Predicted 3D model of an 85-nucleotide RNA (c-di-GMP-I riboswitch aptamer).
RNA sequence: AACAGAUAAAGGCAAACCUGUCGAAAGACAGGGACGCAAAGCCAAGGGUCUAAAGUCGUUACGACCAGGACAGCCGGUUGCCGUG
Numbered sequence: 001a002a003c004a005g006a007u008a009a010a011g012g013c014a015a016a017c018c019u020g021u022c023g024a025a026a027g028a029c030a031g032g033g034a035c036g037c038a039a040a041g042c043c044a045a046g047g048g049u050c051u052a053a054a055g056u057c058g059u060u061a062c063g064a065c066c067a068g069g070a071c072a073g074c075c076g077g078u079u080g081c082c083g084u085g
Base pairs, nucleotide, nucleotide: 003085004084005082012037013036017032018031019030020029021028022027035073041078042077043076046075047074048071049070050069055065056064057063058062
């Protein structure tokens, strides 16, 4: 230095669920809580997924389409801690 990620050390994050707030929703934020995570740091301008308010259309309790709304704990991109082998 590269690769793998150690029954190591120092630390870190926090799913479901509950409470509150925001939002049309998806979801987000705060507190509690830990299923997990070696990038569960960052990026939504690549792919994918979710929602469908507004809008458009159909003809009216409604339905269809649609992202400029979301998801990074789906893939991907990018930066980076430790120092066992």
Its Rfam family is "c-di-GMP-I riboswitch aptamer". Rfam links the family to the GO term cyclic-di-GMP binding. About the family: GEMM was predicted in a large-scale screen for bacterial structured RNA regulatory elements. Genes associated with GEMM are involved in a diverse array of functions, including chemotaxis regulation, signal transduction, secretion and chitin.